[in-house]
RNA sequence: GCGGAGGGGGAUGAGGUCGCGGACCGGUCCUUGGACUCGGUUCGAGGAAAGUCCGGGCUCCACAGGGCACGGUGCCGGGUAACGCCCGGGCGUCGCGAGACGACGGAAAGUGUCACAGAGAACAGACCGCCGAUGGCGUCGGCUUCGGCCGGCCGCACAGGCAAGGGUGAAACGGUGGGGUAAGAGCCCACCGCGCGCGCCGGUGACGGCCGCGGCACGACAAACCCCACCGGGAGCAAGGCCAAGCAGGAGCGAGCGGCGGCCCGCCGCGCUCGAGCUCCGGGUAGGCCGCACGAGGCGACGGGUGACCGGCGUCCCAGAGAGAUGACCUCAGCGGGCCCGCGGGUCCGUUACAGAACCCGGCUUACCCCCCUCCGCUCAC
Numbered sequence: 001g002c003g004g005a006g007g008g009g010g011a012u013g014a015g016g017u018c019g020c021g022g023a024c025c026g027g028u029c030c031u032u033g034g035a036c037u038c039g040g041u042u043c044g045a046g047g048a049a050a051g052u053c054c055g056g057g058c059u060c061c062a063c064a065g066g067g068c069a070c071g072g073u074g075c076c077g078g079g080u081a082a083c084g085c086c087c088g089g090g091c092g093u094c095g096c097g098a099g100a101c102g103a104c105g106g107a108a109a110g111u112g113u114c115a116c117a118g119a120g121a122a123c124a125g126a127c128c129g130c131c132g133a134u135g136g137c138g139u140c141g142g143c144u145u146c147g148g149c150c151g152g153c154c155g156c157a158c159a160g161g162c163a164a165g166g167g168u169g170a171a172a173c174g175g176u177g178g179g180g181u182a183a184g185a186g187c188c189c190a191c192c193g194c195g196c197g198c199g200c201c202g203g204u205g206a207c208g209g210c211c212g213c214g215g216c217a218c219g220a221c222a223a224a225c226c227c228c229a230c231c232g233g234g235a236g237c238a239a240g241g242c243c244a245a246g247c248a249g250g251a252g253c254g255a256g257c258g259g260c261g262g263c264c265c266g267c268c269g270c271g272c273u274c275g276a277g278c279u280c281c282g283g284g285u286a287g288g289c290c291g292c293a294c295g296a297g298g299c300g301a302c303g304g305g306u307g308a309c310c311g312g313c314g315u316c317c318c319a320g321a322g323a324g325a326u327g328a329c330c331u332c333a334g335c336g337g338g339c340c341c342g343c344g345g346g347u348c349c350g351u352u353a354c355a356g357a358a359c360c361c362g363g364c365u366u367a368c369c370c371c372c373c374u375c376c377g378c379u380c381a382c
Base pairs, nucleotide, nucleotide: 001378002377003376004375005374006373007372008371009370010369012333013332014331015330016329017328018327020044021043022042023041024040025039026038027036028035029034030033046354050365051364053363054362055361056360057359058236059235060234061233065265066264067263068262070232071231072230073229074228075089076088077087078086079085090104091102092101093100094099105227106226110225111224112221113220114219127166128165129162130161131160134159135158136156137155138153139152140151141150142149143148174192175191176190177189178188179187193216194214195213196212197211199210200209201208202207240290241289242288243287249281250280251279252278253277256270257269258268259267297316298315299314300313302311303310304309334351335350336349337348338347339346340345
């Protein structure tokens, strides 16, 4: 200097003018209290407010009790209110590396798939090939009691043997080396791999290392069905309460019904012709207030912990709209950029990009601007 990896911070600050919304105080009006707007003080969009993917708090259904079905998670140990999140570790994969990613329990409970190609795709298999020791055929030579016998031929490759070599394929029934064989093969051996061992050592554990026995159960896929372990009642702020106002009921079914996304048990409530409940038709209301922000809250320093995080101490109150508020202008400074100059500095532009709370939090994912720190690789110079 170039390229890469991991982490942290910020998203302007101060003053003024006008204009919005909340809270509080004073004022005016009406008078149990409320309205108006007059003035003053003070507060007022995010790291993602986004996606609605997870987890909760809270509210209602009665107290969600038990089970099935269904759904979710899936290595170990921690953190947390909890989680599918975060931290640390293990194993595996990728990368030269810093590091990144993992749908990461089980294939000996069972079922299923592996197209095409190929001989053969999980107790498989012979297309090209290799051998042909032994049996057979052929030929040469020798012997012969003329039935045959013996020997040679890198002869033939018929019977037979092989799955080591080549081919097909994403994948071929363990790998490398050696011995052995007619040629071969865990056939035998060494090492690796695999299986077994209530084996030994280290570790809380996932797991790692070592030792012994065994030629060896024999592929991949569970992001296929499934098995195993753990978790899960439902619906949701348009939840749900209070006040005010207003209307108009009718018909059918009916002895059992209602309370649940589905089903069963249990439990509770109402009712059985003075009728619960369900269905259909029709009418009224959509106004106001609460819920609505003091929280698993923010900030600071200290202590503990590798870390996520935890502890106590101190300090602060930091939006609550309701068709939905926070905008415009000026000055100074900060920051970023362009041009000129070249120790300084001057001038111009901008206030960045992604983007606006709606019950509230903890996460994840996605979008994107600027700055800082640490680490890795390559190259060059000293």

RNAcentral holds the sequence, with entries from ENA. This is a predicted structure of a 382-nucleotide RNA (Bacterial RNase P class A) from a Candidatus Palauibacteraceae bacterium. It is recorded under the gene name rnpB. Lineage of the source: Bacteria > Gemmatimonadota > Gemmatimonadia > Candidatus Palauibacterales > Candidatus Palauibacteraceae. It matches the Rfam family "Bacterial RNase P class A". Gene Ontology terms of the family: dimeric ribonuclease P complex, ribonuclease P activity and tRNA processing.